[in-house]
Molecule: transfer RNA
Organism: Elusimicrobiota bacterium
RNA sequence: GGGCCAUUAGCUCAACAGUAGAGCAAGCGCCUCUUAAGCGCGAGGCUGAGGGUGCAAGUCCCCCAUGGCCCA
Numbered sequence: 001g002g003g004c005c006a007u008u009a010g011c012u013c014a015a016c017a018g019u020a021g022a023g024c025a026a027g028c029g030c031c032u033c034u035u036a037a038g039c040g041c042g043a044g045g046c047u048g049a050g051g052g053u054g055c056a057a058g059u060c061c062c063c064c065a066u067g068g069c070c071c072a
Base pairs, nucleotide, nucleotide: 001071002070003069004068005067006066007065010024011023012022013021018055027041028040029039030038048064050062051061052060
């Protein structure tokens, strides 16, 4: 210098262009002499930054950033 992949909740990951979800963690409650375990509930996201296409973008296109892998 070139190519590919990843980036979404605190963490690990989902999500044919059409209401962003799950598990774990954290919070509250139940249970228990108490804690842990178990059970239940509700919360938590401007989807890495900026543009574009489109009625509509996490998803498609461009560019940048960060990390990883490969080639030179």